[in-house]
């Protein structure tokens, strides 16, 4: 230089072009004499950036950041 994967709630991830979701963890309730456990509920996301194609884009196309791998 060139190829290739990833980037999506505090953390690990899903997510057929039709309104973003599941487990931990936060936070409330219930349960206990109290804490675990359990049961039910909420709150938290401009889908890395920017343009573009469509009626419509997290997703499809370009460029760009950052991170890993591999080839020079």
């Nucleotide at each position: 230089g060139g190829g290739c994967g990833c980037a999506u709630g505090g953390c690990a991830c899903a997510g057929c072009g039709g309104u973003a979701g599941c487990g931990c963890g936060u936070c409330c309730c219930c349960c206990u004499c109290a804490c675990a456990c359990g049961g039910g509920g909420a709150a938290g996301g401009u889908c890395g950036c920017a343009g573009g194609u469509u009626c419509g884009a997290a997703a499809c196309c370009u460029g760009c950041u950052g991170c890993g791998c591999c080839c020079a």